The part of an RNA shown here (small-subunit ribosomal RNA, 3' major domain) has 477 nucleotides and comes from Staphylococcus epidermidis. The full RNA is in RNAcentral, with records from ENA and SILVA. Taxonomically the source falls in Staphylococcus (Bacteria, Bacilli, Caryophanales, Staphylococcaceae). The prediction has a mean pLDDT of 83. Rfam family: Bacterial small subunit ribosomal RNA. Its family is annotated with ribosome and structural constituent of ribosome in the Gene Ontology.

[in-house]
Context: one part of a larger RNA
RNA sequence: UGACGGGGACCCGCACCAGCGGUGGAGCAUGUGGUUUUAUUCGAAACAACGCGGAGAACCAUACCAAAUCUUGACGUGCUCUGACCCCUCUAGAGAUAGAAGUUUCCCCUUCCCCGGACAGAAUGACGAGUGUGGCAUGGUUGUCGUCACCCCGUCUCGUGAGAUGUUGGGUUAAGUCCCGCAACGAGCGCAACCCUUAAGCUUAGUUGCCAUCAUUAAGUUGGGCACUCUAAGUUGACUGCCGGUGACAAACCGGAGGAAGGUGGGGAUGACGUCAAAUCAUCAUGCCCCUUAUGAUUUGGGCUACACACGUGCUACAAUGGACAAUACAAAGGGCAGCGAAACCGCGAGGUCAAGCAAAUCCCAUAAAGUUGUUCUCAGUUCGGAUUGUAGUCUGCAACUCGACUAUAUGAAGCUGGAAUCGCUAGUAAUCGUAGAUCAGCAUGCUACGGUGAAUACGUUCCCGGGUCUUGUACA
Repeated sequence: UGACGGGGACCCGCACCAGCGGUGGAGCAUGUGGUUUUAUUCGAAACAACGCGGAGAACCAUACCAAAUCUUGACGUGCUCUGACCCCUCUAGAGAUAGAAGUUUCCCCUUCCCCGGACAGAAUGACGAGUGUGGCAUGGUUGUCGUCACCCCGUCUCGUGAGAUGUUGGGUUAAGUCCCGCAACGAGCGCAACCCUUAAGCUUAGUUGCCAUCAUUAAGUUGGGCACUCUAAGUUGACUGCCGGUGACAAACCGGAGGAAGGUGGGGAUGACGUCAAAUCAUCAUGCCCCUUAUGAUUUGGGCUACACACGUGCUACAAUGGACAAUACAAAGGGCAGCGAAACCGCGAGGUCAAGCAAAUCCCAUAAAGUUGUUCUCAGUUCGGAUUGUAGUCUGCAACUCGACUAUAUGAAGCUGGAAUCGCUAGUAAUCGUAGAUCAGCAUGCUACGGUGAAUACGUUCCCGGGUCUUGUACA
């Protein structure tokens, strides 16, 4: 100087408290461990691995296994030679491939002829290939402490020196934020602001959007209009600016006015010096080592989907604040041409037929659902719950056996609110309700976004956890 303390003082955080809802019990989905297996490819491991890489394993992907094949190679660059190549048909085969037959006789330049070029084949040897090894050889990227308020430097001064000072002290703040003081004076990375979005107005613009007035229609449908809504460009607005109080005449804090918004208005992006030899050689790149008729390449089939069990994360429930049936109201944000697909017709339905419109503020996906109104069920393992299984189908796709999703009908397990323990959340939040998108032929209870309805509680900092500042002890570095 640090680190540590079941030392001290001060401060903060859904850290505790006060509340609300979960997990842990059930069934299923999904990931992991274990076990099994020819193979169940590999990685991730307290927080910070476990709906994680994987924004989607039937084939492919695929790295794993079995079998069958190739060896200058599936791919790239030189060198030499040849000329077509592609394509189609047949035979064998699981296919990769192998054989046969057919067709064709490349392009540019040009003096129709070389050279040159593209493509294909053969030979040769430089090579090529490796998801092989170690993230403890690395780059790059990422997690975490933590959006915590810190981490440093120059000059000066003090100390024999390591170092100190500044950065400590008194206030204050979300903040090393600001003020005052001070052997310090300044500066840098961070904080804040600048950026995006949301909340109010104004100006401009008025179609595909909107409709107050006038006509018109089944319908903003059409004429008309751009007032209003909305859209999208600019601009105004919030700064402790104003008033009162407290304070040290400071910084600031408390209350108030005005205001759409008030004290960083809400949310996002943004992550200092560093820590964990943290993660990744399987995104990529890469030194060394290893393999080279194989640890490379091709193909078919299988596996990644196994199942006594254990754990994590979720979904659905156990019902009456509910289930069923009927009627009816109100969103936002997205996506669409190898696409979205209306209306009509067929089917109980999944869906099918035909097909309008739309590269979309125009058309489509597309009925939002919880909600409201009415009827019924009356506390039961039930008209709760839907697992499991039988049968019959639909769709995608060469192909749904291993191993897809959905529909109809029948079947109707467990489950009556969950031990010890443990998690999330402070406001348009929790809880609850639907909608869309990426991936994607098909497949979502996951993920990412969107809106609807919309709470309770916070006395407070004694305690648990994590962090910051000062101080103290130390046989630790």